[in-house]
RNA sequence: GGAGCCCAAAAGAUGGUCGCCUGGUUUUCAGGAGGAAAGUCCGGGCAACAGAGAGCAUGGUAGUCGCUAACAGCGACCGUCCGUAAGGAUAGGGAAAGUACCACAGAAACUUAUACCGCCGUUUUCGGUAAGGGUGAAAAGAGUGAGGUAAGAGCUCACAGCGCGUCGUAGCGAUAUGUCGCGGAGGCAAACCCUACCUGUUGCAAGGAGUGCUAAAAGCCCCUGCUCGGGGACGCACGUUCACCGCUUGAACGUUAUAGCAAUGUAACGUCUAGAUAGAUGGCCAUCACUAUAUAUAUUAUAUAUAGUACAGAACCCGGCUUAUUAAAGGCUCAUAUC
Numbered sequence: 001g002g003a004g005c006c007c008a009a010a011a012g013a014u015g016g017u018c019g020c021c022u023g024g025u026u027u028u029c030a031g032g033a034g035g036a037a038a039g040u041c042c043g044g045g046c047a048a049c050a051g052a053g054a055g056c057a058u059g060g061u062a063g064u065c066g067c068u069a070a071c072a073g074c075g076a077c078c079g080u081c082c083g084u085a086a087g088g089a090u091a092g093g094g095a096a097a098g099u100a101c102c103a104c105a106g107a108a109a110c111u112u113a114u115a116c117c118g119c120c121g122u123u124u125u126c127g128g129u130a131a132g133g134g135u136g137a138a139a140a141g142a143g144u145g146a147g148g149u150a151a152g153a154g155c156u157c158a159c160a161g162c163g164c165g166u167c168g169u170a171g172c173g174a175u176a177u178g179u180c181g182c183g184g185a186g187g188c189a190a191a192c193c194c195u196a197c198c199u200g201u202u203g204c205a206a207g208g209a210g211u212g213c214u215a216a217a218a219g220c221c222c223c224u225g226c227u228c229g230g231g232g233a234c235g236c237a238c239g240u241u242c243a244c245c246g247c248u249u250g251a252a253c254g255u256u257a258u259a260g261c262a263a264u265g266u267a268a269c270g271u272c273u274a275g276a277u278a279g280a281u282g283g284c285c286a287u288c289a290c291u292a293u294a295u296a297u298a299u300u301a302u303a304u305a306u307a308g309u310a311c312a313g314a315a316c317c318c319g320g321c322u323u324a325u326u327a328a329a330g331g332c333u334c335a336u337a338u339c
Stems, first nucleotide, its partner, number of pairs: 002334005010326001012288007020032004034311001038322002041320005046203004053228004059198004063077005078092001079090004093194002098192002101187002116133002118129004143159005162183004167178004207245002210238004219234001220232004250272001252271008289309009
């Protein structure tokens, strides 16, 4: 000099002027759109059904151990795969319960099959074989070597490897490692399926409004996708409907200390930071900041001029994930060349 990996924060600032919304002690004062507010993909809080539930179905998740209100989220670790590495991905329980599928090519891809070339035997025919060649992701599902054979094959043996199981060591565990035994049971479950765990519905356009009387068997409606079970005047009279509430103090935020590898927890101190409803949170001017380009001076900095400053817009609230987007800073890795 170059190529790459990871990553927290930030998203222009100040002053003046005009304008808008909320609150208030109403001259004056305080506050006013995000890291994703987007998507609506998950999980909840909250409200109703409702003095009320139970079962089934449906749906979801899937290595181990933790965090969290919870989650398909987050953290650490294990296994597998990719990368020289920093790092990244995770489709990660069960194929030895069953069913299905494995295109094309190839002779043949589940009736553990088939014989194209080849090898051996017989010599018309035909029989044996699957070691070698070809096709293919895969050829009988496990390789190499030796023996054996007419020629060959786990047919036999040795070594290695794979699956399952016992025991020992380390670990909370997944797992790793060593010994011994039994074996050959291809792939695929992000195919159906099995196993384990979890799982009410509707949703702020939820809800806030009912009281009294009569009838009360069935029917009808709701909880509800189904069953059991439960609720209801569904009729009459009065009332309600607008406005307003819900509507922003929260599983909140910040600093410090402490426990923990971390996610996160605990304690102390401090802060109050939109609440609109056709939908406010803005326009203009000036100065500064940052970036790029050009010029000049000067030696790597300064000055001047020009241009630019992304994605984007709360609507009950919160925790995640995914997507859009901006140049640098920080930490780490690598090959090559030179010193």